[in-house]
Context: one part of a larger RNA
RNA sequence: GAACGAACGCUGGCGGCGUGCUUAACACAUGCAAGUCGAACGCGAACGAUUUCUUCGGAAAUCUAGUAGAGUGGCGCACGGGUGAGUAACGCGUAAGUAAUCUACCCUGAUAUCUGGGAUAACAAUUCGAAAGGAUUGCUAAUACCGGAUACGCUGAUUUAUCAGGAAAGGUGGCCUCUUCAUGAAAGCUACUGUAUUGGGAGGAGCUUGCGUACCAUUAGCUUGUUGGUGGGGUAAUGGCCUACCAAGGCGACGAUGGUUAGCGGGUCUGAGAGGAUGAUCCGCCACACUGGAACUGGAACACGGACCAGACUCCUACGGGAGGCAGCAGUGAGGAAUAUUGCGCAAUGGGGGAAACCCUGACGCAGCGACGCCGCGUGGAUGAUGAAGGCCUUCGGGUCGUAAAAUCCUGUCAGAUGGGAAGAAAUGCUAGUUAUCUAAUAUAUAUCUAGUUUGACGGUACCAUCAAAGGAAGCACCGGCUAACUCCGUGCCAGCAGCCGCGGUAAUACGGAGGGUGCAAGCGUUGUUC
Repeated sequence: GAACGAACGCUGGCGGCGUGCUUAACACAUGCAAGUCGAACGCGAACGAUUUCUUCGGAAAUCUAGUAGAGUGGCGCACGGGUGAGUAACGCGUAAGUAAUCUACCCUGAUAUCUGGGAUAACAAUUCGAAAGGAUUGCUAAUACCGGAUACGCUGAUUUAUCAGGAAAGGUGGCCUCUUCAUGAAAGCUACUGUAUUGGGAGGAGCUUGCGUACCAUUAGCUUGUUGGUGGGGUAAUGGCCUACCAAGGCGACGAUGGUUAGCGGGUCUGAGAGGAUGAUCCGCCACACUGGAACUGGAACACGGACCAGACUCCUACGGGAGGCAGCAGUGAGGAAUAUUGCGCAAUGGGGGAAACCCUGACGCAGCGACGCCGCGUGGAUGAUGAAGGCCUUCGGGUCGUAAAAUCCUGUCAGAUGGGAAGAAAUGCUAGUUAUCUAAUAUAUAUCUAGUUUGACGGUACCAUCAAAGGAAGCACCGGCUAACUCCGUGCCAGCAGCCGCGGUAAUACGGAGGGUGCAAGCGUUGUUC
């Protein structure tokens, strides 16, 4: 000199864009943060209103409504969001390999979608428990579950052209050309969508390897599933990954083993560069989710807001037993020099579900707080000498603050008031129409195009215009040398200053105050850290 997720002191007008628990991976009250689908399925209210009956107590029917609701089932919950405790490691970075592998949803191709069955939740009744939560009996559906048939390709086996094994589920809209019943419908036709098997793609993931990746030798030896082989098991897959047996190997001064510290990278800061330091925000990867462990489901987890066991802690309890996990967003306590709102909205972007409408989304978009940082703007401009008053200094002549003020004439940024007022919105859906495809069809559906209609949290914000008015808006540090900037008074080795040299013991440009000056400026200094 530059820099900072900074803090502290004094001061503080406005705006834009960023950014904000670096400490206790400490404990958490409360609310929200993951749901959705009726076009998979069975069931199915109430309040209220109307009508009828009535013994005036009430009862029934219809609408509410196949709505609310819970349940079965599907997909999602492995994404998104947080944190950096652990990890010195194929964890990360880079370059390869996988003939040792997997891949739901998506795109694309092929083939198929035939035929049966038994349950079960919801519900009802009974019942246990303080609760959390159960138990028994009975009823019912499915794209839930289980058989059979078929199976090119798939898997396995061998005689390599044969054998064996293994699948499925329907739903919605429209129509009467064909078939069956016959005003019309269906088990028929048709469109879309789903389901099963399989090939390819895209994206994703697992595993392996070369090289690189902190400090300590005041850590020198380490190792028995250890190193290798064979058989077996296990996995999507290789492998001591596991196991039985066999051999006795394997690593190490090119630093093994042990210890300490640490998430890694893109980057960031500094520097002419080489390098050094660092790893906040943003992006990629990894790890973790109260602590430890082992699993289930699933394409993928050994799963932050799933389940089980153990532990610590907190809470409820009828003492028998139960409930919980903010390192999600806000917020609270604690710790600390120190770090924000228990805000608005799904309008946009993105994600999940759904055919869609739509629903959900503390991701995200916005707003709030903080000079925490960067950038921009303002705090007025011109004229104005009797060089006013006043302060300070003085050699008492004067000098200086100083065109500074006053005064006169202007301007109107920001803040204030009034009025107008955006872009961010394009879609989807619906309505009408056009063209094309499927079709028996001018139906329906799908696709293209056109027109109309609908949607804004921010926000009456940005921006624009008008009004009034110099009115509301300057401080901080320093002035001995380094280092830009000097005099007076007070003090008298005292009080004090200080980054280094050093000042202060009666004329202190170095302490304290004043006047003046210098530097930066909505900031200025100090402290800490890095180069």
Molecule: small-subunit ribosomal RNA, 5' domain
Organism: metagenome